[in-house]
Context: one part of a larger RNA
Molecule: large-subunit ribosomal RNA, domain IV
Organism: Marinobacter sp.
RNA sequence: CUAUGUUGAAGGAACUCGGCAAAAUGACCCCGUAACUUCGGGAGAAGGGGUACCCCUCUUAAGGCAACUUUGGGGGGGUGGCACAGACUUGGGGGUGGCGACUGUUUAUUAAAAACAUAGGACUCUGCGAAGUCGCAAGACGACGUAUAGGGUCUGACGCCUGCCCGGUGCUGGAAGGUUAAGAGGAGUGGUGAGAGCUGCGAAUCGAAGCCCCAGUAAACGGCGGCCGUAACUAUAACGGUCCUAAGGUAGCGAAAUUCCUUGUCGGGUAAGUUCCGACCUGCACGAAUGGCGUAACGACUUCCCCGCUGUCUCCAACAUAGACUCA
Numbered sequence: 001c002u003a004u005g006u007u008g009a010a011g012g013a014a015c016u017c018g019g020c021a022a023a024a025u026g027a028c029c030c031c032g033u034a035a036c037u038u039c040g041g042g043a044g045a046a047g048g049g050g051u052a053c054c055c056c057u058c059u060u061a062a063g064g065c066a067a068c069u070u071u072g073g074g075g076g077g078g079u080g081g082c083a084c085a086g087a088c089u090u091g092g093g094g095g096u097g098g099c100g101a102c103u104g105u106u107u108a109u110u111a112a113a114a115a116c117a118u119a120g121g122a123c124u125c126u127g128c129g130a131a132g133u134c135g136c137a138a139g140a141c142g143a144c145g146u147a148u149a150g151g152g153u154c155u156g157a158c159g160c161c162u163g164c165c166c167g168g169u170g171c172u173g174g175a176a177g178g179u180u181a182a183g184a185g186g187a188g189u190g191g192u193g194a195g196a197g198c199u200g201c202g203a204a205u206c207g208a209a210g211c212c213c214c215a216g217u218a219a220a221c222g223g224c225g226g227c228c229g230u231a232a233c234u235a236u237a238a239c240g241g242u243c244c245u246a247a248g249g250u251a252g253c254g255a256a257a258u259u260c261c262u263u264g265u266c267g268g269g270u271a272a273g274u275u276c277c278g279a280c281c282u283g284c285a286c287g288a289a290u291g292g293c294g295u296a297a298c299g300a301c302u303u304c305c306c307c308g309c310u311g312u313c314u315c316c317a318a319c320a321u322a323g324a325c326u327c328a
Base pairs, nucleotide, nucleotide: 001323002322003321004320005319006318007317008316010314011313014312019309027051028050029049030048031047036041038157052079053078054077055076056075057074058073059072061070062069063068080084092307093306094305095304097302098301099299100298104116105115120155121154122153123152124151125150126149132141133140134139158294159293160292161291163224164223165222168221169220170217171216172215173214174213177212178211179210183206184205188201189200190199191198192197225243226242227241228240229239252286253283264280265279266278267277268276
């Protein structure tokens, strides 16, 4: 010096990206316990007190009863120690946000999560030899099921809700019309032949699906504007004009896991706060099942704050064990 432990004056997170690591808490009994809440929870909330041994007394239970033994509990008095759950084992706690409802699942060997799943919701296909899937087929699964069933896709408990647009793309429907393949058709026309014929080319016209066309459909893929003016201070614009569009973003939320400018501005917390919390709205570039906004409980998730606690630190020191190192 390294590793693993033990201890430490005063201070107590000043360390650090961050309390990482360590310390602290810890068992049982009694008291006591907030906001919020889906009334179940939250909760072991938080926060207090007690615990050894001896004697006396009351009492419970078992051994069938008695004697006696054992067991649990209450009350009173006393004894010793630094310490009485005497070692070991054995929750630190609280507050506020974000995300995900929850238990669960996952990158075997750098990621356990806010990702996946989930119950619940919705759309759509499928009438049974079902749709769908595997197979060339036979056949099989679906299912020894039958629309309260099965497949696909999206969303993701619960609460309040889920606005406008069908122009484009998709899907569904549509006895008309347009286009149209093979085929049908055969006006004409060519080769050859003495001819009959044989053999080609071939115009009208008829001809399915598809496409065009006409509708519907957004919890289908998706989309959801610009400029100018206007109120008796100023500022702003309920209001008006105009251009464009399929329609111009509704409710709710908003510097947000989304905000570039930005450490926005104001308030709170600190002596001091690019983080955090509450507001504002000028949303570069939120927004409603690619779901919007809330939400008790839950989380080896994540942000910030506080109490306790400590060698994380001020600032290091000593000891134990094993190495390294020096000598043999």